Small-subunit ribosomal RNA from an uncultured bacterium, 1377 nucleotides, folded computationally. Rfam family: Bacterial small subunit ribosomal RNA.
């Protein structure tokens, strides 16, 4: 794009078309084939009548023609049914032309009459009668038959017929005779039509492979119009079949008709041919013509009538009515047209037909108005609140009237035909279902007339809301878990538009069955190999033929249709008419001959054969030889031996492993040995011998295309495996057993049958692989090897070079998706065969042929899914590989985990125990200060423009401030009281209160952000840009080699350059100088110390190693030496990593009333069977304790001396805004000298009583310290796990923030003493290069398999059951011939 549709929603109108696709199921009613009186006799009705009779209708009958067309269906049917293109052994009514007869006789029956039978349907029986009925005879030119032939024919028999009307004459008339027209018989010819036979043409299935007995042929009869096994009787035994018989399954063929660029593909509705078939199923009758849809006879269902005896009946004709279905129309009108039937004719009959109805089923045309109209009204919707959009859309002014109502008029569609008449004609008159319709003109008046579907991408077209993985959407991808352009709803906006979407179908796209026009190394896909049927292809060469092939012509391909061209009819289109023309197939004739074919002939490049030689695990049989294992015997020899990761199980004192020495068995051949040979493939290897097959090389001879593939077929075919017999040393499926392990039916061990080994015989398969069929040709090389020949050489021989033939490696061009492949193609080209079509299901079921079995070959469906696959690329992982780093591990110190105690966290508890942070990166963290405030929680009490901002109006008034009553737990209500600004006033400033705009939230979302942090990590990385590789994801640069703390650095390089990172550049300490300066001293000084500028450190000298280089190891010199040592600095990223509670912020939520805001009291954050973290403080003697003495820095504002208290502290107040004063005697481990003597201790101090002392409205919940007393657990800590490479650990005191006070043992500083070890990178942990594998890629904390459990789905099986087709044999048997 179509479509006989159907279905949702919506629908104005017209004109043409189309409409029972399922149930060839059933049918009520009505109609659909009859006509002739000019064939025939009777009978009935009307008119008219001179009663003789004319005359016109009429329904039966008898005769005649039609009824076999027309109309309908598509069950059957795979076949001469259809289509094509031929044939003839026939036949024919009606038609047309043509020839001839047509004569003389006869019988009969329906009607009708009586009679009988039945409910009917109907039927019988006797009598009467005609005829274009029917029967005899003649006659014969025609046919048939016998006989005869000089084949021209001839003789002999036998074969037909029907009359009727008209007009005129006769005649009383019956009738006769002439004539018109109509019609009989018989031939002959033609048109048409019809039977029959032939070549070819057009589905499926080989999981049908063989079929056939009237079967094939013949002779003879029968039968038919006519051929012919069409039937019969006899003979032969034949025909068909891989070119697909037989069979199964689907089907009416055809013209055509959708689609397509075509080739093709699908399809057969309306229309035309054919063609079957009439409720199933048989069968004749009559006729020219049926075995007959609206005849007949019988069986069979089913239906109806019925007096149960018996009868009817057949919509697959129109119409209509049930069923069944998603689904398909009026029980209309007319014969007025075409068309048929009958008749001389009028006419009659026609459900064909010609109309109309119904139905958006379908093409087509036409309308729903047109033109003005705002920088642009209202609604609505969106907003960055500034506006935009719906939108010239509307309103509204104007115009027009298709179409629409209403009126008036009105058609072609007619051509016959009838009568009359002056008759090659003329004049009159009848006839339209459609229909008062098309049309036409006229009044009216924008009046009657838009919707479906989409809007995430394919695919044109977006905002907003509601929902929050729910509702739901969806054709694929996929949307949707609270910002949803994807769902619903609105707005907008696309696209078709009286239609517009969906469903189901079929072509295209789909080069995705590839003839045009694919493919098969790894995406599906090269038979495991050979050989050889049939069949396909095929070397040079000349001749003949002319099948194929090309040209030409004739003849058919019915019309209709598509395709072009000209015309012309409906107002156009559609749709239709008229004429030309393409257009494909046949088949006939005539011609070409170059390829192909076929014949005949020749030739040698294809292939073969001789003849010579040469390599070899080719195959077969038979033989033989050493190691090595085992085993028996003997000899020495003593206690273990064997096995393993580590063990047992198991062998041994009955004497084992070890070791010697003899014999015995089987089964395999180191070395040589190779990318080497050879074979067709499986495969082949001690060594000789016999048989043999094959192949190379060479130079000549023969044969003469004898070639290639090669569906089916034979034949070979590794391992396992099977049979039937041998044999068995070793290994060894199964089995036992020890072990390993949560099991361990495994991996290790120790043992062991089958098997491995040989004969014969089956299986018939593997990753049978180069994952690569086979055969011929052509297309750059280098190289290794293997055999041969040949040249050069040489004595020979290796070497060297050709040359042919193998095997191998790189590789040019091509190919290839890519990886690769490349004369041994996967290039380039010819012929054959064989295979493939998404993935699972399945190489399975079933059904076949094969096997002793296992199985094997063959080879599906159902149903399931959007995938499955390749090849490559960055990544990530890897119990994968090199290489390196790092308190990472190892050397070493100290800890932690175990007490007890702070401390923070989880549980748990609670009215709250507010919130956040959860491996590493959360836990003494946010908190450098929770008694109240903090305070965000939790009970209660209160406030509502609010505790805080800003703006408006109104209103008080100064106000602000201060005081002072009740009530209240406070807050807070309430009420008094002093005070009274500036300016002249008014505005204004202020502040009360009202009213409004608001405020206010530590409420949610870190998964909606900003800034901020942590971490991988102070690891060395992380990129551009151009260029250059690749079809592209991408690579390269940044690989490699040295080197480094460093992608530092050098060399090198299809890359060159360049950023962020690295380092330097800052700050601090450590030497030295200069300058100032407090201190210090009695003092200029010295010193020290501060302070701020400057010097020194660069691999700069030297030796060595190294590519001479980068840079490395040693040394001098120096305070320092290779980055001197400490900080700050934290590359592109990772974890939607953490903060909405530090701050800002999008959105959402709460707030004029019982607030999630605000205030206020009191509690709570400190709660405790319990589990983590991170600390302190110990267990003691390197200690505890008294005494004595000694030596410090950061730092901060404090608080000295004197009294007083035991002490915490008080009184005091010097001094002091700081290098000056004071915390501060400045310390404390240390030092010395006493005491304790290993103990729950003079060790630890928790716990708990009593009295106190400070802060503070307030220490109970809940501070801290001080003194007396008390005196727990702790005796050095399981698994495990931290922290540290020098002034480090480790020890010891000292200060500070935060702070009223203090739960601080935290934090951050500050000096004090001051160590041990590092052999080194195997090994955990992490990290960086570079490489490999890969089914991951939210990426190994990934991915994925199977078993069961429970649900379901579909196909097989299944004891069986049920139905249906075929076939064989027999039975029994209707109408019929």
């Nucleotide at each position: 794009g179509a479509u006989g549709a159907a279905c949702g929603c919506u629908g104005g109108c017209g004109g043409c078309g189309u409409g029972g696709a399922u149930a060839a199921g059933g049918c009520a009613u009505g109609c659909a084939a009859g006509u002739c009186g000019a064939g025939g006799g009777a009978c009935c009705c009307g008119c008219c009548u001179u009663c003789g009779g004319g005359u016109g209708g009429g329904g039966a009958c008898c005769g005649g023609c039609a009824a076999a067309c027309g109309g309908g269906u598509u069950a059957g049917u795979a076949a001469c049914a259809c289509g094509u293109a031929g044939a003839u052994a026939c036949a024919u009514a009606c038609c047309a032309u043509u020839c001839a007869c047509a004569c003389a006789g006869g019988u009969a029956u329906a009607a009708c009459u009586c009679a009988u039978c039945g409910a009917a349907a109907g039927a019988u029986g006797a009598g009467c009668u005609a005829a274009u009925u029917c029967c005899u005879g003649a006659u014969a030119g025609u046919c048939c038959c016998u006989c005869c032939u000089u084949c021209g024919g001839g003789c002999g028999g036998g074969u037909a017929a029907a009359g009727g009307u008209u007009u005129c004459g006769a005649g009383c008339a019956a009738u006769c005779g002439a004539u018109u027209c109509c019609g009989g018989u018989g031939g002959a010819u033609g048109a048409g039509u019809g039977g029959u036979c032939u070549g070819c043409g057009g589905c499926u299935u080989a999981u049908c492979a063989g079929c056939u007995u009237g079967u094939u042929g013949g002779u003879g009869a029968g039968g038919u119009a006519a051929u012919g096994g069409c039937u019969c009787a006899c003979c032969a035994a034949g025909g068909c079949a891989a070119u697909g018989a037989c069979g199964g399954g689907u089907a009416g063929g055809g013209g055509a008709u959708a689609u397509g660029a075509g080739a093709g593909u699908g399809u057969g509705u309306u229309c035309c041919c054919c063609a079957a078939c009439a409720a199933g199923g048989g069968c004749a009758c009559u006729g020219c013509g049926a075995c007959a849809c609206g005849g007949g006879c019988c069986c069979u269902a089913c239906u109806c009538c019925u007096a149960c005896g018996g009868g009817a009946g057949g919509c697959a004709g129109c119409a209509g009515u049930c069923g069944a279905g998603a689904a398909u129309a009026a029980u209309u009108c007319g014969c007025a047209a075409u068309g048929g039937g009958c008749g001389a004719a009028a006419g009659c009959c026609u459900g064909a037909c010609g109309a109309u109805g119904c139905g958006a089923c379908g093409c087509c045309g036409c309308g729903u108005g047109c033109u003005c109209g705002a920088a642009g009204a209202a609604u609505c919707c969106c907003u960055u609140c500034g506006g935009g959009g719906u939108g010239u859309a509307a309103a509204g002014a104007g115009c027009u009237u298709u179409u629409c109502u209403g009126g008036a008029g009105g058609a072609a569609g007619a051509a016959u035909u009838u009568g009359c008449c002056u008759u090659u004609g003329g004049c009159a008159g009848a006839u339209g279902a459609c229909g008062g319709u098309a049309c036409u003109c006229u009044a009216g008046g924008a009046a009657u007339a838009a919707g479906g579907a989409g809007a995430u991408g394919c695919u044109a077209a977006u905002c907003a809301c509601g929902u929050g993985c729910c509702a739901g959407c969806a054709g694929c991808a996929g949307c949707g878990g609270u910002a949803a352009u994807a769902c619903g709803u609105g707005a907008u906006c696309u696209c078709c538009a009286a239609g517009c979407g969906u469903u189901a179908u079929c072509c295209g796209g789909a080069u995705u069955u590839a003839u045009u026009g694919g493919g098969c190394g790894u995406a599906a896909a090269g038979c495991g190999u050979u050989c050889g049927u049939a069949g396909g292809c095929g070397g040079u060469u000349a001749g003949a033929u002319a099948a194929g092939u090309c040209u030409c012509u004739g003849g058919u391909u019915a019309a209709a249709g598509c395709c072009c061209c000209a015309u012309g009819g409906c107002u156009u289109a559609a749709c239709u008419a008229u004429g030309g023309g393409a257009a494909u197939g046949c088949c006939a004739g005539a011609g070409a001959u170059a390829c192909u074919a076929u014949c005949u002939g020749a030739c040698u490049a294809g292939a073969g054969g001789g003849c010579g030689u040469u390599a070899g695990a080719g195959g077969c049989u038979g033989a033989u030889g050493g190691a090595a294992c085992g085993g028996u015997c003997g000899g020495u020899g003593u206690a273990g031996g064997g096995g393993u990761g580590a063990a047992a199980u198991c062998c041994g004192u009955u004497g084992a492993u070890a070791u010697c020495g003899a014999c015995c068995g089987g089964a395999a051949c180191a070395c040589u040995a190779a990318a080497a040979g050879c074979g067709a493939a499986g495969g082949c290897a001690u060594u000789c011998a016999g048989c043999u097959g094959g192949a190379g090389c060479g130079a000549c001879c023969c044969u003469g295309a004898c070639g290639c593939u090669g569906a089916g077929g034979a034949a070979c075919g590794a391992a396992a495996g099977c049979g039937u017999g041998g044999g068995u040393a070793g290994c060894g499926a199964a089995c036992g057993a020890g072990a390993u392990u949560a099991g361990a039916u495994a991996c290790c061990u120790c043992g062991g049958u089958a098997g491995u080994c040989c004969a014969c015989g089956c299986u018939g398969u593997a990753a049978a692989c180069g994952a690569u069929g086979g055969a011929c040709a052509c297309u750059a090389g280098c190289u290794a090897u293997u055999u041969g020949a040949a040249g050069u050489g040489u004595c020979g021989a290796c070497c060297c070079u050709u040359c042919a033939a193998g095997u191998g490696g790189c590789g040019a061009a091509g190919c290839u998706a890519a990886c690769g492949c490349g004369u041994u193609a996967a290039g380039u080209g010819u012929c054959c065969c064989g295979c493939c079509u998404g993935g699972g299901a399945a190489g399975u079921a079933c059904g076949g042929u094969c096997g002793c079995a296992a199985g094997a070959c063959u080879a599906a469906a159902a149903c399931u899914c959007a995938a499955a696959g390749g090849a490559a690329u960055a990544g990530a992982c890897g119990g994968g590989g090199c290489u390196u780093c790092a308190c990472a591990c190892a050397a070493g110190c100290g800890g932690u985990g175990g007490a007890c105690c702070a401390u923070g966290u989880g549980g748990c508890u609670u009215a709250a125990u507010u919130c956040g942070a959860c491996a590493a990166u959360a836990a003494g963290c946010g908190a450098a200060g929770a008694a109240c405030c903090u305070u965000a929680c939790c009970a209660g009490g209160g406030c509502u423009u609010g505790a805080c901002a800003c703006c408006u109006a109104g209103u008080c008034g100064a106000a602000a401030g201060u005081c002072c009553g009740c009530u209240g737990a406070a807050a807070g209500g309430u009420g008094g009281a002093c005070c009274u600004c500036c300016c002249a006033c008014a505005a204004g400033g202020c502040g009360g209160c009202u009213a409004g705009g608001c405020a206010g939230g530590u409420g949610c979302u870190g998964c909606a952000u900003g800034g901020u942090u942590g971490u991988c990590g102070u690891c060395a990385g992380u990129u551009c840009g151009u260029a250059c590789u690749u079809u592209g994801a991408a690579g390269c640069g940044u690989a490699c080699g040295c080197u480094u703390a460093a992608g530092u650095g050098c060399g090198g390089u299809a890359a060159c350059g360049a950023a962020c990172g690295c380092a330097a550049c800052c700050c601090u300490c450590g030497c030295c100088c200069u300058a100032u300066g407090u201190u210090u001293u009695a003092a200029u000084u010295u010193g020290u110390c501060a302070u701020a500028g400057g010097g020194a450190a660069c691999u700069g000298c030297c030796c060595g190693a190294g590519a001479u280089a980068a840079u490395c190891g040693g040394g001098a010199g120096g305070a320092a030496g290779g980055u001197g040592a400490g900080g700050a600095u934290g590359a592109c990223g990772c974890c939607a990593a953490a903060u909405c509670a530090g701050c800002a912020u999008g959105g959402c939520c709460c707030u004029u009333u019982g607030a999630c805001g605000c205030c206020c009291u009191g509690g709570g954050c400190u709660g405790c069977a319990c589990a983590c973290g991170u600390g302190g403080u110990a267990c003691a003697a390197u200690g505890g304790g008294a005494c004595c003495g000694a030596c410090a820095a950061u730092g901060g504002g404090c608080g000295a001396a004197a009294c007083c208290g035991c002490a915490a502290g008080g009184u005091a107040g010097a001094g002091g805004u700081a290098a000056u004063c004071c915390c501060a005697u400045c310390a404390a481990a240390c030092g010395g000298u006493c005491u304790c003597u290993c103990a729950g201790u003079u060790c630890g101090g928790a716990u708990u009583g009593a009295g106190g002392u400070c802060u503070g409205a307030a220490a109970c919940u809940c501070g801290a310290c001080c003194u007396c007393a008390u005196g727990a657990a702790g005796c050095c800590g399981g698994a495990a796990u931290c922290g540290c490479u020098a002034g480090u650990a480790a020890u010891c005191g000292c200060c500070a923030a935060u702070c009223a006070g203090c739960c601080a043992u935290g934090u951050g500083g500050c000096g004090a003493u001051g160590a041990a070890u590092a052999u080194g990178u195997u090994u955990c942990u992490g990290a960086a290069g570079c490489u490999u594998g890969u089914a991951c890629u939210c990426a190994c904390c990934g991915c994925c398999c199977g078993u069961c459990a429970c649900a379901u789905u579909a196909a097989g099986g299944g004891a069986g059951c049920c139905g249906g087709c075929a076939g064989u044999a027999g039975c029994c048997g209707a109408a019929g011939u």